[in-house]
This is a predicted structure of a 98-nucleotide RNA (SAM riboswitch aptamer (S box leader)) from a soil metagenome. Rfam family: SAM riboswitch aptamer (S box leader). About the family: The SAM riboswitch is found upstream of a number of genes which code for proteins involved in methionine or cysteine biosynthesis in Gram-positive bacteria. Its mean pLDDT, the model's own confidence on a scale to 100, is 83. RNAcentral holds the sequence, with entries from MGnify.
RNA sequence: UUAUCAAGAGUGGCGGAGGGACCGGCCCAGAGAUGCCUGCCAACCUACCGGAAUACCGGCAAGGUGGAAAGUCCGUCAGACGAGAGUCUGAAAGAUGA
Repeated sequence: UUAUCAAGAGUGGCGGAGGGACCGGCCCAGAGAUGCCUGCCAACCUACCGGAAUACCGGCAAGGUGGAAAGUCCGUCAGACGAGAGUCUGAAAGAUGA
């Protein structure tokens, strides 16, 4: 810089106190979380297969990443709608790939 972020994913082993990015909430966690291993999910990149095919579409899941509480758990700003509660769209912030 660009694409995506509403789907999906263990009743296993180790281990033993914090975890959900930050701040504020609200939650998860000795009925064992977070983490590691392993299996799993997905299909961004590479490889491979098909479509006449460098670009596109579909497939596969071997390799490189990633993911597996809650919408990115919620929030902030702008606009639209609404009597209100709030809803939608875009942006910001963040995450992941290339």